[in-house]
RNA sequence: GCCACCUUAGUUUAACGGUAGAACACUUCCUUUGGACGGAAGAAAUAUGGGCUCGAAUCCCAUAGGUGGCU
Repeated sequence: GCCACCUUAGUUUAACGGUAGAACACUUCCUUUGGACGGAAGAAAUAUGGGCUCGAAUCCCAUAGGUGGCU
C1' cells in the first nucleotide's frame, strides 16, 4: 500500500427495514439490631457524518478505531 471482518448501556450480549430487549454491575425502597442473601422499582446504549426509504441498529457511501490476511 491492497483486501476482508468487527464497532449496541460501565461489562457481556439479543433484535424480518416497523416500540432498541436481557444478564451482571449501579441507584432507591422493603426485609435485618447491622451487613450479606432475597424481593420491588428505576436510570443507563446503536462509533461519527451523509444518503436510500413512509420508516434504518439493520441497506449504501465516506471517515475513525480495532482484528486478520496479502505484498